[in-house]
RNA sequence: AGGCUGGUGGCUCAGUCUGGUAGAGCAUCUGACUUUUAAUCAGAGGGUCGCGGGUUCGAAUCCCGUCCAGCCUA
Numbered sequence: 001a002g003g004c005u006g007g008u009g010g011c012u013c014a015g016u017c018u019g020g021u022a023g024a025g026c027a028u029c030u031g032a033c034u035u036u037u038a039a040u041c042a043g044a045g046g047g048u049c050g051c052g053g054g055u056u057c058g059a060a061u062c063c064c065g066u067c068c069a070g071c072c073u074a
Base pairs, nucleotide, nucleotide: 001073002072003071004070005069006068007067010026011025012024013023020057028044029043030042031041032040050066051065052064053063054062
């Protein structure tokens, strides 16, 4: 220098191919249960998708640029 993969709640990830209300588990908080804790059950809060721009009625998803991490080639 070029190529490939990845970046999404606090953590680990799905969703992207085929555009249409951003999800799961764990964690946190509240309540129930329990003598208490834990466990279990019910509920809640928390991200607008690495960043910027474009296309579109509508973008995590498509296009362009760019940053970071890993791998490969030179």

The prediction has a mean pLDDT of 82. This is a predicted structure of a 74-nucleotide RNA (transfer RNA) from a Candidatus Woesearchaeota archaeon. Its Rfam family is "tRNA". About the family: Transfer RNA (tRNA) molecules are approximately 80 nucleotides in length. RNAcentral holds the sequence, with entries from ENA.